[in-house]
């Protein structure tokens, strides 16, 4: 240098192709229960969808560019 993944909640990831309300699980914080704890119940909080532009009535999603991380290859 080339060529490809990945980049989304405190963590793990789905959602992307085929544009239409941001989500599961764990994790947090409350309630119920129990003498008391824990596990299981219930119910809540948490997001510039890596930045910047574009194209759209709309962009996490489609086009540029950039910037991180892994990986193949010269």
């Nucleotide at each position: 240098g080339g060529c490809g993944g990945c980049g989304u909640a405190g963590c793990u990831c789905a959602g992307c192709c085929u544009g239409g309300u941001a989500g599961a699980g764990c994790a947090a914080a409350g309630g119920a229960u129990u003498c008391a704890u824990a596990a299981g119940c219930c119910u809540u909080u948490g997001g510039u969808c890596g930045g910047g532009g574009g194209u759209u009535c709309a962009a996490a999603u489609c086009c540029c560019u950039c910037c991180g991380c892994c990986g193949c290859u010269a």